Predicted 3D model of a 74-nucleotide RNA (transfer RNA) from Candidatus Woesearchaeota archaeon CG10_big_fil_rev_8_21_14_0_10_44_13. The organism belongs to Candidatus Woesearchaeota, within Archaea. Rfam family: tRNA. Rfam classes the family as a transfer RNA. Rfam describes the family as follows. Transfer RNA (tRNA) molecules are approximately 80 nucleotides in length. The sequence is in RNAcentral, with records from ENA.

RNA sequence: GGGGCUGUGGUCUAGCUUGGUAAGAUUCACCCUUGGGGUGGGUGAGAUCGCGGGUUCAAAUCCUGCCAGCCCCA
Numbered sequence: 001g002g003g004g005c006u007g008u009g010g011u012c013u014a015g016c017u018u019g020g021u022a023a024g025a026u027u028c029a030c031c032c033u034u035g036g037g038g039u040g041g042g043u044g045a046g047a048u049c050g051c052g053g054g055u056u057c058a059a060a061u062c063c064u065g066c067c068a069g070c071c072c073c074a
Base pairs, nucleotide, nucleotide: 001073002072003071004070005069006068007067010026011025012024013023020057027045028044029043030042031041032040050066051065052064053063054062
């Protein structure tokens, strides 16, 4: 220098194919359960979807540039 994959709550991941309310687990706060704790249960908090631009009524999703990580080729 060329190519491929990945980037989504604090953490791990789904959703991308086929554009239409961002979901689950965990974590945290409170509550219930207990004599107290653990376990279990309930409620809630938490993501400008890596950063710009474009297409579209509408973009995490499609197109494009860049950044970061990993891999391959040279």